This is a predicted structure of an 85-nucleotide RNA (transfer RNA) from bacterium (Candidatus Torokbacteria) CG_4_10_14_0_2_um_filter_35_8.
RNA sequence: GCCGGAGUGGCGGAACUGGCAGACGCGCACGACUCAAAAUCGUGUCCCGCUUAGCGGGAUGAGGGUUCGACUCCCUCCUUCGGCA
Repeated sequence: GCCGGAGUGGCGGAACUGGCAGACGCGCACGACUCAAAAUCGUGUCCCGCUUAGCGGGAUGAGGGUUCGACUCCCUCCUUCGGCA
């Protein structure tokens, strides 16, 4: 230099032949159990805002493009892994 894979909440990791993003697990918070703790079980857990039983907006490495609609398709970069030379 050329070719290809990967990048999603605090962490791991789903959502594919474009149509509800925060599945599931870990972790964390609170509670139950216990003399106390561990283990186990229950509830909650992306961010911002509002007139807060709810509603609106934003968020998939960065920036653009296509589309009614993009994690998904196209372009240019960044990081990382592998192959060829």
The coordinates come from a structure-prediction model, not an experiment, and the mean pLDDT is 81. It was read from a public genome assembly.